This is a predicted structure of a 76-nucleotide RNA (transfer RNA) from a Bacilli bacterium. The organism belongs to Bacilli, within Bacteria. Its mean pLDDT, the model's own confidence on a scale to 100, is 80. The RNAcentral record of the sequence draws on ENA.
[in-house]
Order: sequence, then structure tokens, then C1' cells
RNA sequence: GGAGUCAUAGCUCAGCUGGGAGAGCAUCUGCUUGACGUGCAGAGGGUCGGGGGUUCGAGUCCCUCUGACUCCACCA
Repeated sequence: GGAGUCAUAGCUCAGCUGGGAGAGCAUCUGCUUGACGUGCAGAGGGUCGGGGGUUCGAGUCCCUCUGACUCCACCA
């Protein structure tokens, strides 16, 4: 230098063919217990990596930038 994959909640990730942003763990509250833990019920938490475009509508499609990883090539 070229190519590819990935970036979504505090963490690990899902999200199908463009139309409701979700799961588990964690946190908080309540119930349960003599107490802790376990168990049960509920709640909060996201500008979907940044910017732009297409579209009635974008996590999803297109361009660009940033970061991580992988492969290839080149130089010394």
C1' cells in the first nucleotide's frame, strides 16, 4: 500500500427481506428469609463508533473518516 471482518445498554452478544431497539449477566427497588445468599416480581440504563447520502421510513443499503482484528504485497 491492497483486501476482508467487526464497532448496538456497564459487560457478552442478538436484531431475519429496510418499518416495535432487544436478551443474558450486572445495577436498583419490592417480596421471600431471624440475617446473608438463593429464588420470585418489577424498574432504570442506548443520540446503534463519528459525519454525509438514498428512502415516506436506516442498527440494516451507499460513500467517507476513526478504532480493533485477520490475510496478501512491498521496503529495509